[in-house]
Molecule: Bacterial RNase P class A
Organism: Gammaproteobacteria bacterium
Order: sequence, then structure tokens, then C1' cells
RNA sequence: AGAGUCGACCAGGUAAUCGCUGUUGUCUUUUACAGAUAGAUAGCAGAGGAAAGUCCGGGCUCCAGAGGGCAGGGUGCCAGGUAACACCUGGGGGGCGUGAGCUCACGGCAAGUGCAACAGAAAAUAUACCGCCAUAUCAGAAUCUGGUGUGGUAAGGGUGAAAUGGUGCGGUAAGAGCGCACCGCGCCUGUGGUAACACAGCGUGGCAAGGUAAACCCCAUCCGGAGCAAGACCAAAUAGGAAUCCAGAUAUUAUGGCCCGUAAUUGGGUUCGGGUAGGUCGCUAUAGGUACAGGGUGACUUGUAUCACAGAUGAAUGAUUACCCAUGACAGAACCCGGCUUAUCGGUCGGCUCUCACC
Repeated sequence: AGAGUCGACCAGGUAAUCGCUGUUGUCUUUUACAGAUAGAUAGCAGAGGAAAGUCCGGGCUCCAGAGGGCAGGGUGCCAGGUAACACCUGGGGGGCGUGAGCUCACGGCAAGUGCAACAGAAAAUAUACCGCCAUAUCAGAAUCUGGUGUGGUAAGGGUGAAAUGGUGCGGUAAGAGCGCACCGCGCCUGUGGUAACACAGCGUGGCAAGGUAAACCCCAUCCGGAGCAAGACCAAAUAGGAAUCCAGAUAUUAUGGCCCGUAAUUGGGUUCGGGUAGGUCGCUAUAGGUACAGGGUGACUUGUAUCACAGAUGAAUGAUUACCCAUGACAGAACCCGGCUUAUCGGUCGGCUCUCACC
């Protein structure tokens, strides 16, 4: 100097004028008073890193005053973090990369059942197409070549994504872990580690029953449901409506299905018709932010101090002017929080890796 990789922060800014929403104080209006509404004035605050997706986990509300089991569903290496999780952190193993790093749907195929097109002899209780060898027989150019039959074989060749340990030596009629050496694999022992697992062993065994579970399945572990349009209150209005079906105490109802149980009680379903659709709460002070100190490899956690950072409801932050530079992308809260995923113009800072040149 270049290339790469990991992490953190910002998300047009500044000033002025007018405007919008919430909230606090003061005053006025209305009111018997208070409160609410309306207005004026002063102050404070006012969309995101993803607010998006609605994919997970919860807080909260209701079923509800009761559970248990089966089915069903989620997760899947080990240990931690967290309110919890399919998230995050660290470690182990597989794969990719020179490396920093990235990534993994990472329990079990020797419990069972399936699946693998085409090609190939054959795709799992697997095999013989071309071949190799022995033997019998026929023909010929005669210890050889070719055809046919019987027996042996899977080392060589072919097909395929994949053909059942690999290399070498010996052995054999020809071969084959058939035997041996090394490698690989299984088991055993020892050491280290909480563990996943790693290393070592002149230990032991010729060991081979392939692949696939994001196939059914087996194993371990976890799991009620519905959702702020949840739910609670106030006010107002109407028709305490009509028809029909089922069941009726061994019954009916009770927020996924079925069974047992528990509780309550003449009910439950369907169709038609009528009224209301207004207001308040829920609604933002909490698993909260920031600073410092301690603990931890880290995720995170403990303590002290400090701050209040949107609460709209046909839906609030817009317009104008001037200057600056990074010339502004993706894009707007609707109960809240912790994650994941997706979209994205640019800028700043830091750690680490590799290459080149110079000293």
C1' cells in the first nucleotide's frame, strides 16, 4: 500500500417563522361546587434499525373454581445464559477456506418397515455381462486357437451418484483377509476434561450387516386454548321475539380432538327478525434506559447513582426560507417486550488474517 474477515455507532444536519398531537403549570368560559369540554399563555416531549414479515418465545386478559391420560405437536452434540425460546454464548465433532473466519435439520439404520429413475449381471439374506482357471468333448493350421457342457472364482474390465475396506508381499489351478505387514474400523485399558470428546497402547479381533430418518419409525425431553377486534365499566335503545331440531340425570354445558374425573344445571344447536354500533378504562414506570464500579473467556449478572424518552383512534411531527455536506436508500408505532428472517443509499471507528514493497 492492497485484498479480506468480524464487531460497534449514525440514518441528513443547523437556524428562523407558521402549523399538528400528548402532557405539566397558570388564567378564562360552562357549572351550586368539583370535574369534564372549549380557549389563551409558559415549559417539556413526539416513529425504526428494521417500526416490516406475523416465523418463535413470553408478559397481560378471559375460558376457570381441576386435574390425569391418550392422540397430536415442538426440540434433538455437550455445558451455560435468559422470564422463556426453535434465540444467544462458549466448547466438541463434520464440511468449506492458505488464513482470520463461515456453516451444520449434529440422538438412533446391528428394533422393524420402506425408498434409490435410468444404466448395470447385480442396489442388501445382493450378484456373474465381458472375463480368469480346471475338466470333458467337437473342429482345425495340433501341449495352441475356436465352439459347447460341467465345476470353481469375484483379483481385472464395463455400467452407475454409489458395486461392500485400501496399498504391498506371499499363496493358489485361477483367485479371495485366504495369510502377513502397515493404514483404516470395532472392542478393551489408561490419561485429560463437568461433559460432548481427544490422545496413547509392539493391547485385542480379520472385522466388513453399504446409503437414506428434511422417509415412516424408535429414544430422550417439553407443550391447555383463544387473543387488546382479549377483557372491564358507564350510558342509551329494543322484541324477556318467532319457528324448528336434538337430548333430557346412564343427560346437557364448561376455549383444539377423545376418554376418565370435577363443577354447575332443564338445556343446547340451526334459521328468520329487531335494537345498539356512543363514551371511559385497558394505553404505557418497566423482565426500562444511561453512567460508574465489581464478577465472568463470553452470553450475561450484582451494586450505587440518575432519567422519564409517542400513546393517535378515518388515525398526530407538515410547510417555507437560508446555509452545510456524507446529496439522504429501505421505509411510519396502534397492548408491550426478548429474538429470528427479509429490504437497504452511504459514512465513521476498532480488532484480526493474507499478499507485496522498503527499512